[in-house]
């Protein structure tokens, strides 16, 4: 020098996921750490009025119509950028899964643009919720590595 691996530190990216404060435990004994457990602060989401909206689809009878009864079909809804299509498989009514190519939409290190480059997941509630003052709740996680001698603008620091 170069690779791995542990750890601590500083300056950052997805992401609501940050700070303070107080009792009691540990470590330390200088200031501070770490744990539980309460409080407050910011950030974020989730139920919840009035007015407003919204009342699946098909068939069949009453009655033409507006209404009404009857049967057969599809449950719904958060959180999150992660919809939504085609194509192939597997299954064998509808569709669950698996793969592939797209797509709404998402991110990329001080802003925009061009260019590129990634991502378009997963999870929950449990028959139930439009919005929606006041008021109830509930979350504070978990994962990383961007820098194209590109324009232009801004800000800082050096000299």
């Nucleotide at each position: 020098u170069a690779u791995c691996c542990a750890u601590a530190c500083g300056a950052g990216c997805c992401g609501a996921g940050u700070u303070c404060c107080g009792u009691c435990c540990g470590c330390a004994c200088c200031a501070g750490c770490g744990g539980c457990c309460g409080g407050g602060a910011a950030c974020g989401g989730g139920g919840g009025a009035a007015c407003c909206a919204c009342u699946g689809g098909g068939g069949c009878c009453g009655u033409c119509c507006a209404c009404g009864g009857c049967c057969c079909c599809c449950g719904g809804g958060g959180c999150g950028a992660a919809u939504c299509g085609c194509c192939g498989c597997c299954a064998g009514g509808u569709g669950c899964g698996c793969g592939g190519c797209g797509u709404a939409g998402u991110g990329c290190a001080g802003g925009u643009c061009c260019a590129g480059c990634a991502c378009g997941a997963g999870c929950c509630c449990g028959a139930c919720a439009g919005c929606u003052a006041a008021c109830c709740c509930c979350g504070u996680a978990g994962g990383c590595g961007u820098c194209g001698a590109g324009a232009c603008c801004c800000a800082a620091g050096g000299a």

Background
A computed fold for a 159-nucleotide RNA from Capillimicrobium parvum, annotated as c-di-AMP riboswitch aptamer (ydaO/yuaA leader). Its Rfam family is "c-di-AMP riboswitch aptamer (ydaO/yuaA leader)". About the family: This family represents a conserved RNA structure found upstream of the ydaO and yuaA genes in Bacillus subtilis and related genes in other bacteria. The model forms 96% of the base pairs in the Rfam consensus. The sequence is in RNAcentral, with records from Rfam.